RNA sequence: GAUUUAUAAAGAAGUGCUGAGAGACAGGCUCGUAGAAGCACUAGCAACCUUCCGAAAUUUCACCCUUCGGAAAGGUGCUAAGUCCUGAUAGAUAAAUU
Numbered sequence: 001g002a003u004u005u006a007u008a009a010a011g012a013a014g015u016g017c018u019g020a021g022a023g024a025c026a027g028g029c030u031c032g033u034a035g036a037a038g039c040a041c042u043a044g045c046a047a048c049c050u051u052c053c054g055a056a057a058u059u060u061c062a063c064c065c066u067u068c069g070g071a072a073a074g075g076u077g078c079u080a081a082g083u084c085c086u087g088a089u090a091g092a093u094a095a096a097u098u
Stems, first nucleotide, its partner, number of pairs: 001098007013042005021031003025087004043079003048075003051071006083090001
């Protein structure tokens, strides 16, 4: 990079460096020198994967597998606006395969 599956009306920001753009794209509409994007640090949100705990189901019994609930240690992600709105053979993130 490609393919498949799943998710999105909820939730969660401060500081430092820096200094003009940002919200993928088109159109709109917003955000921004009362500091955008980026980088760093700290904090937080969430619960996709791993891990751990409990329950159910299964089982001769138990483990594994499966389902449900929980924790939040590890891997990601996210922390203006419904994916900001509309559009498209669209984008994003996670997991698996390649």
Predicted 3D model of a 98-nucleotide RNA (SAM riboswitch aptamer (S box leader)) from Cyclobacteriaceae bacterium HetDA_MAG_MS6. Its Rfam family is "SAM riboswitch aptamer (S box leader)". Rfam's curators write: The SAM riboswitch is found upstream of a number of genes which code for proteins involved in methionine or cysteine biosynthesis in Gram-positive bacteria. Its mean pLDDT, the model's own confidence on a scale to 100, is 86.